[in-house]
RNA sequence: GGCUGCGUAGCUCAGUUGGUCAGAGCAAUGGACUCAUAAGCCAGAGGUCGGUGGUUCAAAUCCACCCGCAGCCA
Numbered sequence: 001g002g003c004u005g006c007g008u009a010g011c012u013c014a015g016u017u018g019g020u021c022a023g024a025g026c027a028a029u030g031g032a033c034u035c036a037u038a039a040g041c042c043a044g045a046g047g048u049c050g051g052u053g054g055u056u057c058a059a060a061u062c063c064a065c066c067c068g069c070a071g072c073c074a
Stems, first nucleotide, its partner, number of pairs: 001073007010026004019057001029043003050066005
């Protein structure tokens, strides 16, 4: 330098035939329980879906460029 894949909550990931609120588990927080702590139980919160622009009535999803990570080739 070329090609491919990936980037979604603090972490690990799902969601990609464009459409009904962007979700799960764990963690953290609060509550209840306990003499107290842990485990287990209950609850609500937490997101510019890597960035910019484009297509569309509508984009996490499609297109272009850029950024980062990983792999292959040279």